[in-house]
Context: one part of a larger RNA
C1' cells in the first nucleotide's frame, strides 16, 4: 500500500504455519505372585520420586545490590561536628526494590487413521487361503488434541457498535506493567499520571549534643561507657492526599 460502494473502534474466526514440549531411569504395590524340578524369577495397571529438556515467576532460600545505613586505617580542611582523597566503592559489616539461579511453579489423558505384524469372513482352486471384493486389530512414529503465529487466506473473511461535518486518530503534555529510535500501554481537572507531603512497610543498628561514669594526669585533658534514644539517617515499595505539574492548544480524517 491492497482488502474498492470504499470510514472508524473493539472483539473474533483459523486457512496455512512453529513446537521435542517432552525424553529417560529409578522405587513401592502388583509379587517372592505369574513361570520354573531347583537356582532364579517378570508384566499389565496405579502411585510416587530423580533427571535431562522446554516456558514462566521472584511468596522463601541464595547470588548482587558503585540507592542506603554502619565499623574503621592513612592524610588533608586548625580542632569538635561534618567531610574530600585513596580503583569514578580506601577497606571492612550489612542490606530494600530490581535483576537472577543455587529458589519456586507448569510441561497429561483421549481420540483417528496406518506401518511391520496378528486376525475374522471369504472365492479365484467345491478343500484350504489374512486378500482378490469385504472387515476387526495393532506403534515413542502420521493426524488431531496441547502452547503458539495467523485476513496479503486475490475466494484478501466474520460479528458488534459508533459516524459520515465530524466518528475516530496524531502532535503536544504527565508517565510506564513498554523500551536503542519508533512502537507498545496508562493519563490530561468529569484527574490519582508523575512529583512533594502524611502514614503505612522496609534497610541500618542507638546519631549530633548534653548529662553520669572514666584507666591515668598537678591541672589541661582523656579512649571510651551508660542515658536520653527500637535512636539518627535511609527508601527506585504501597496507601491517602489536588499542594505542584498533565497548561495552552495544534493537525488529520471517511462522504
Nucleotide at each position: 500500500u491492497g482488502u474498492g460502494a470504499a470510514g472508524a473502534c473493539a472483539c473474533c474466526u483459523g486457512a496455512c504455519g512453529g513446537g521435542a514440549a517432552c525424553g529417560c531411569u529409578c522405587g513401592u504395590a502388583u509379587a517372592g505372585u505369574a513361570c520354573g524340578a531347583g537356582a532364579g524369577g517378570a508384566a499389565c495397571u496405579a502411585c510416587g520420586a530423580g533427571u535431562g529438556g522446554u516456558g514462566g515467576c521472584c511468596a522463601c532460600u541464595g547470588g548482587u545490590g558503585u540507592a542506603c545505613c554502619g565499623g574503621u586505617u592513612g592524610u588533608c580542611c586548625g580542632a569538635g561536628a561534618g567531610g574530600g582523597c585513596a580503583g569514578u566503592u580506601g577497606c571492612c559489616g550489612g542490606g530494600c526494590a530490581g535483576c537472577u539461579a543455587c529458589g519456586c511453579c507448569a510441561c497429561a489423558c483421549g481420540g483417528g487413521g496406518u506401518a511391520a505384524g496378528a486376525g475374522c469372513u471369504g472365492a479365484a482352486c467345491g478343500c484350504a487361503u489374512c486378500u482378490a471384493a469385504g472387515c476387526u486389530c495393532g506403534a515413542a512414529a502420521c493426524c488431531c488434541a496441547c502452547c503458539u503465529g495467523a485476513a496479503a487466506a486475490a475466494g484478501a473473511g466474520g460479528u458488534g457498535u459508533c459516524a459520515c461535518c465530524g466518528a475516530g486518530g496524531u502532535c503536544a503534555c504527565u508517565c510506564g506493567u513498554a523500551g536503542a529510535a519508533g512502537a507498545c500501554g496508562a493519563g490530561u481537572u468529569c484527574g490519582a499520571u508523575a512529583g512533594a507531603c502524611u502514614c503505612g512497610g522496609g534497610g541500618u543498628g542507638u546519631a549530633c549534643g548534653c548529662g553520669a561514669c572514666g584507666a591515668g594526669g598537678c591541672a589541661a585533658c582523656g579512649a571510651g561507657u551508660c542515658g536520653u534514644u527500637c535512636a539518627g539517617c535511609c527508601c527506585g515499595c504501597g496507601a491517602g492526599c489536588a499542594c505542584u505539574a498533565a497548561c495552552a492548544g495544534a493537525c488529520c480524517a471517511a462522504g
A computed fold for a 255-nucleotide part of an RNA from Salinigranum rubrum, annotated as large-subunit ribosomal RNA, domain VI. Rfam family: Archaeal large subunit ribosomal RNA. Its Rfam clan is "LSU clan". Its family is annotated with ribosome and structural constituent of ribosome in the Gene Ontology. RNAcentral holds the full RNA, with entries from Rfam. Lineage of the source: Archaea > Methanobacteriati > Halobacteria > Haloferacaceae > Salinigranum.